[in-house]
RNA sequence: GCACUAGUAGCUCAGUCUUUAGAGCGCCGACCUUGUAAGCCGGACGUCAGGGGUUAAAAUCCCCUCUAUUGCU
Numbered sequence: 001g002c003a004c005u006a007g008u009a010g011c012u013c014a015g016u017c018u019u020u021a022g023a024g025c026g027c028c029g030a031c032c033u034u035g036u037a038a039g040c041c042g043g044a045c046g047u048c049a050g051g052g053g054u055u056a057a058a059a060u061c062c063c064c065u066c067u068a069u070u071g072c073u
Base pairs, nucleotide, nucleotide: 001072002071003070005068006067007066010025011024012023013022019056027043028042029041031039049065050064051063052062053061
């Protein structure tokens, strides 16, 4: 230098067929318990890596850039 894959909540990831951004764990609070754990209920959390384009509508499609991983030279 070229190519592939990945970047989404604090962490691990789903969502890729444009049509409401989600799960588990974690955190906070209430209930339960003599108390703790477990259970159950609720809550806070996101510039979907960044910018631009297409579209009525983009995490999703297109272009450029950044970061990481792997391969080739």

Transfer RNA from Platax orbicularis, 73 nucleotides, folded computationally. The sequence is in RNAcentral, with records from ENA. The organism belongs to Platax, within Eukaryota.